RNA sequence: GCGCGGGAGAGCGUCCCGGAUGCCGUUUUGCGGCGUUCUGGACCGCCGAAGGAGCAACCGCCCCGGAAUCUCUCAGGCAACCGGACCGCGC
Numbered sequence: 001g002c003g004c005g006g007g008a009g010a011g012c013g014u015c016c017c018g019g020a021u022g023c024c025g026u027u028u029u030g031c032g033g034c035g036u037u038c039u040g041g042a043c044c045g046c047c048g049a050a051g052g053a054g055c056a057a058c059c060g061c062c063c064c065g066g067a068a069u070c071u072c073u074c075a076g077g078c079a080a081c082c083g084g085a086c087c088g089c090g091c
Stems, first nucleotide, its partner, number of pairs: 001091006011044001013043004018038009045078003051074001052072003058066003
């Protein structure tokens, strides 16, 4: 590094535009209301285990280097899925 398995935390948050769909009303091909769902955008709160950054315990071939599960949240994430440091087995 590859394959398999395990793998946490934190709002299924709110609002807006648009699409789809069901129901009702109506002024007959339109309109309005309500519900569900999907993409996009905005806002606030929160998490820390992709990555990134900072301090530094510690380590080493030692006056120079390597450095975290700590810290920060730029990124990422906050139902499920995906992802996921790290651990186990095999090559």
RNAcentral holds the sequence, with entries from MGnify. A computed fold for a 91-nucleotide RNA from uncultured Sphingomonas sp., annotated as Glycine riboswitch aptamer. Of the family's consensus pairs, 90% are formed in the model.